[in-house]
RNA sequence: AAGCGUGCUCCGGGGUCGGUGAAAGUCCGAACCGGCGGUGACAGUCCGCGACCCGGUCGGCGUCCGCAUCAGCGGGCGACGGACGGUUGACCCGGUGGAACUCCGGGACCGACGGUUAAAGUCCGGAUGGGAGGAAGCACGCGC
Numbered sequence: 001a002a003g004c005g006u007g008c009u010c011c012g013g014g015g016u017c018g019g020u021g022a023a024a025g026u027c028c029g030a031a032c033c034g035g036c037g038g039u040g041a042c043a044g045u046c047c048g049c050g051a052c053c054c055g056g057u058c059g060g061c062g063u064c065c066g067c068a069u070c071a072g073c074g075g076g077c078g079a080c081g082g083a084c085g086g087u088u089g090a091c092c093c094g095g096u097g098g099a100a101c102u103c104c105g106g107g108a109c110c111g112a113c114g115g116u117u118a119a120a121g122u123c124c125g126g127a128u129g130g131g132a133g134g135a136a137g138c139a140c141g142c143g144c
Base pairs, nucleotide, nucleotide: 003142004141005140006139007138008137009136010134011133016030017029018028019027031122032121033111034110035049036048037047038046044109045108053086054085055084057082058081059080061078062077063076064075065074066073067072091107092106093105094104095103113125114124115123
């Protein structure tokens, strides 16, 4: 030096025009967007991961009840946190090629929960949150 470990920091996009209407960025017509790892070659739709939601379990905390009333013991409920489990959408045809459900051409499809004068991938909110993974940065340690 490579490399390894720990901590901190960083890392998500998108509603424009027209129509209807009392009211729609939510409906209708046309728009716009695509986290992370993997893969014989570049992926929203392949194989997985993450966010939302649910569950039992463990933990301390709060609260209530019973027993004991000195210490304490047992149980119910609640929000929170940890690891785990569950749930969670969508693609075909043609071409090129050694190889592509990933590229090129064409036509499709999908997008948590709560809110809203009327139904939301795009608005507002939980969220100045959480988090996969990366190494982009910094610090410390190990390492010849």